RNA sequence: AAAGUUGCACAACCGGCCGCCGGCGUUAGUGCCGGAGGAAAGUCCGGGCUCCGCAGAGCAGGAGGCUGGCUAGCUGCCAGGAGAGGCGACUCUACGGAAAGUGCAACAGAAAGAUACCGCCCGGCAUGACCGGGUAAGGGUGAAAUGGGGAGGUAAGAGCUCACCGGGAGCAUGGCGACAUGCUCCGCACGGCAAACCCCCUCCGGAGCAAGGUCAAAUAGGGGCGUAUUCUGCUUCGGCGGAUAAGGGUUGCUCGCCCGAUGCGCCCGGGUUGACCGCUUGAGGCAACGGGCAACCGUUGUCCCAGAUGAAUGGCCGGUCUCGACAGAACCCGGCUUAUGGGCAACUUUCCCU
RNA sequence: GGGCCACUAGCUCAGGCGGUUAGAGCGCGGUCCUGAUAAGACCGAGGUCUGUGGUUCGAGUCCACAGUGGCCCACCA
Repeated sequence: AAAGUUGCACAACCGGCCGCCGGCGUUAGUGCCGGAGGAAAGUCCGGGCUCCGCAGAGCAGGAGGCUGGCUAGCUGCCAGGAGAGGCGACUCUACGGAAAGUGCAACAGAAAGAUACCGCCCGGCAUGACCGGGUAAGGGUGAAAUGGGGAGGUAAGAGCUCACCGGGAGCAUGGCGACAUGCUCCGCACGGCAAACCCCCUCCGGAGCAAGGUCAAAUAGGGGCGUAUUCUGCUUCGGCGGAUAAGGGUUGCUCGCCCGAUGCGCCCGGGUUGACCGCUUGAGGCAACGGGCAACCGUUGUCCCAGAUGAAUGGCCGGUCUCGACAGAACCCGGCUUAUGGGCAACUUUCCCU
Repeated sequence: GGGCCACUAGCUCAGGCGGUUAGAGCGCGGUCCUGAUAAGACCGAGGUCUGUGGUUCGAGUCCACAGUGGCCCACCA
């Protein structure tokens, strides 16, 4: 210098004037303070919070799946193991089970899970486009062909035998563990796909701030359809209460539970387009110290940092620079993913110079 | 703000539990028919299956993440 890997912080800045939203004060005219993001986005996960005739059990369904830790919780994060990619810095992994069962593998190929097409070898006699047997070492097909290549062995071959590598089982050592290393044994009929059904383990009630609550205003306190009947006690005769298998709810089913007619469910129609609460002090930010490899946790101190509801965060002037990307809160928080500008630091590979 | 669904030819849609080269109707182009047009007959073109990545030997189909479009949700009696 070029190419690349990882991490980090920032998000043009300063001054003046005039506005907009919220809060506090007020002598009612104004004064002071605060005012978008790292993603406010996608709504992909997880929670808080609120409501639903308590959320109970089983089945079905859905989600997750190496180990240990962190956390309120997670499909997240940290540290590690194994595998894969890269010359390397480093990165990625939906990473339980194929030795429980079922299924799939088009075309090609003899054969896709127990198979002999060609070839090789042996035997037969009918001597050849023959028959029978052996053989997975060679050829051919395919994405994939019966552990790998080598030596011995053999009629030819073959874990048939041997050493090494791979695989399985057992033991020992190290590690909390995933696992690693070593030793011994087994010649290994035990290939692939579970983002195919499935099996094993863990978790999951549903809806969402347009949740929900208080008040006010207005209207026709309307109409249609559907939905089980009974039994019984008391009674001041108006009613009140209990039971019920068949009805309804419990957002798929069964049980259980609850309700059970001035009720419940669905549809049509009518009225309003208001105020307040929820609403921003929170698993909060910053700093120091301590623990931990880290994620994170603890203690102390300090700070209050948008809260709108047609919805604020802007305009003008002056100055500076490297001339400025993606983009705008709407109940809140923790992650993930996507969009996006230039900068800094560390490291890797190659080349050049000293 | 919240919840849900769909993307296949110019348009409207098929495509069962992954298999060789993705179909249909309308439309478009050409030829025939007709004096000419329409209708009709025959032939043909036209597709990155919204995009990217993954699983698999193989993806329109399975999975993940994006993009675009669409639908629903107020309160009172």
Predicted 3D model of RNase P RNA and transfer RNA as a complex of 431 nucleotides. Rfam match: Bacterial RNase P class A. Its family is annotated with tRNA processing, ribonuclease P activity and dimeric ribonuclease P complex in the Gene Ontology. Its mean pLDDT, the model's own confidence on a scale to 100, is 79.